[in-house]
The RNA shown here (c-di-GMP-I riboswitch aptamer) has 83 nucleotides and comes from a soil metagenome. Of the family's consensus pairs, 89% are formed in the model. The sequence is in RNAcentral, with records from MGnify.
RNA sequence: GGCAAACCGCUGGGAACGGCGGGACGCAAAGCUCCGGGCCUCACCGCUCCGCCAAGAGGAGCGAAGGCGGCCGAGCUACCGAA
Repeated sequence: GGCAAACCGCUGGGAACGGCGGGACGCAAAGCUCCGGGCCUCACCGCUCCGCCAAGAGGAGCGAAGGCGGCCGAGCUACCGAA
């Protein structure tokens, strides 16, 4: 020299969360890749349950192919100067 948490503005998304600008809590890979683990979310979709004579509407739960690389591991890559 580099990156930029919370928070704020605008914006995308049902959500988790993302993008841009402001802003700096921190970071020696806080550069890149969801490959393994972990965590978050459930609009759609799938399964189960409630509901019903049956089905449907509606409701609940579970599931990631959605998200987090500033949770950990792994892989890949890395500028200038001085000693």